[in-house]
RNA sequence: GGCUGAACUUGGCCGGGAAGCCAGGCACUUCCUGUUACCCGAAGUCUAUACGCGGGGGCGACAGCCAGGGAAGACCAACCGGACUUCUGCCAGGCCCCAUGGAGUCCGUGAAAUUCUGUCCCUUUGGAUCGAAGGACCAGCAAGGCAGACUCAAAGGAGACUGCCCUGCUGGCUUACCAGAAGACCCCGCCAGGUCCGGAAGGGAGCAACGGUAUUCUGGACUCUUGAUGCUGAAGGGGUGCGGGACAGAGACGAGAUGGGGGGCACCUGACAGGACAUUCGGCCCGACCCUGGUGAGUUCAGCG
Numbered sequence: 001g002g003c004u005g006a007a008c009u010u011g012g013c014c015g016g017g018a019a020g021c022c023a024g025g026c027a028c029u030u031c032c033u034g035u036u037a038c039c040c041g042a043a044g045u046c047u048a049u050a051c052g053c054g055g056g057g058g059c060g061a062c063a064g065c066c067a068g069g070g071a072a073g074a075c076c077a078a079c080c081g082g083a084c085u086u087c088u089g090c091c092a093g094g095c096c097c098c099a100u101g102g103a104g105u106c107c108g109u110g111a112a113a114u115u116c117u118g119u120c121c122c123u124u125u126g127g128a129u130c131g132a133a134g135g136a137c138c139a140g141c142a143a144g145g146c147a148g149a150c151u152c153a154a155a156g157g158a159g160a161c162u163g164c165c166c167u168g169c170u171g172g173c174u175u176a177c178c179a180g181a182a183g184a185c186c187c188c189g190c191c192a193g194g195u196c197c198g199g200a201a202g203g204g205a206g207c208a209a210c211g212g213u214a215u216u217c218u219g220g221a222c223u224c225u226u227g228a229u230g231c232u233g234a235a236g237g238g239g240u241g242c243g244g245g246a247c248a249g250a251g252a253c254g255a256g257a258u259g260g261g262g263g264g265c266a267c268c269u270g271a272c273a274g275g276a277c278a279u280u281c282g283g284c285c286c287g288a289c290c291c292u293g294g295u296g297a298g299u300u301c302a303g304c305g
Stems, first nucleotide, its partner, number of pairs: 002304007011062001012059003015033006023047004038056004064295007073286001079283005085276005091270004095262006104253003114246006120238008128229005133223002137172006144165005150159003177220006187212003195204003
């Protein structure tokens, strides 16, 4: 090669990409994606002139190539930019004082101020309760014991003196007492029986028992002392949170914001700049597929102009 439609087959097409494998390309495997577009066979093979071979089938002028644009997706070893992290520098703030002005809360069912008081803390000091510890001294009298020593007597013995011990009683002082039980072979008293002297009377020594003391136990009271406490009181002081009262009569209050002044570089926060940096995001790169333009574009029939 005017446009539209139908038909044909000789051009052409029946895929492309990423990864794996390989020195690399096909083939093969996996994945992504497209079409109207496959089926069968054999196995591996080639060298940047590598980018499949054979047979059958399908589509039907669709294609192919160049340029521009879009785009599913994939990659990010490297390059660029950002984010995170981190380092450095610088600036501003976080702190204090003053001023401004707005929001919120409380408030005549009573704000702020003043004052009293309770609670809270410290010190001192009482009580209560519980516990611990403790048990004095002096004088006198009497009985008795021991020692010494005197007088009398026929025995047992009798009388009186001195010193010490011991038990009881009385009085005083003290904070220092009461009751019960036990209780010394060897402390004191009194001593049945028995025993001794004796004519008898009477008396001696003296075991047991009994009664006491030292002492032990139980219980109670007491206090020159001492300790504890989910008790309680008082005085003084402290502190500012809460409660109560008086008084008073309209304000009071924490945080944030703006401005001014001051402080500081130990720490924190933020902005900016530069550097480093594993990771991450994006870009670049790659890219199925799509669109536009250019180039290229076989044959027949019909219709339109």